[in-house]
RNA sequence: CAACGUGUAACGGGAGAGACCAAUUUUUGGCGCCGAAGGAGCAACCACCCCGGAAACUCUCAGGCAAAAGGACCGUUGCCGUAAU
Numbered sequence: 001c002a003a004c005g006u007g008u009a010a011c012g013g014g015a016g017a018g019a020c021c022a023a024u025u026u027u028u029g030g031c032g033c034c035g036a037a038g039g040a041g042c043a044a045c046c047a048c049c050c051c052g053g054a055a056a057c058u059c060u061c062a063g064g065c066a067a068a069a070g071g072a073c074c075g076u077u078g079c080c081g082u083a084a085u
Base pairs, nucleotide, nucleotide: 003082004081005080007079008078009077010076011075012074013073018031020030021029022028023027032065033064034063038061039059040058041057045053046052
């Protein structure tokens, strides 16, 4: 100097679905709904001696259904790490 990364921090972007109904209304109950925290399931595929990895698909336990917050994931920058030149 440049490269890489399921690391880390800041910043920016970031969807869906009732501001539903009832009651004793910061709560409880009922009905309807969403899929992008987390969790679980299936398995194309990767690896294969063994042990394994694996979706934005499926489920909806958890969570969510005005705004705010949260938010998978994406981008930028710094730091850290890695192996080289």
Record summary
Glycine riboswitch aptamer from an uncultured Pelagibacteraceae bacterium, 85 nucleotides, folded computationally. The coordinates come from a structure-prediction model, not an experiment, and the mean pLDDT is 76. The sequence was found by an Rfam model in a public genome assembly.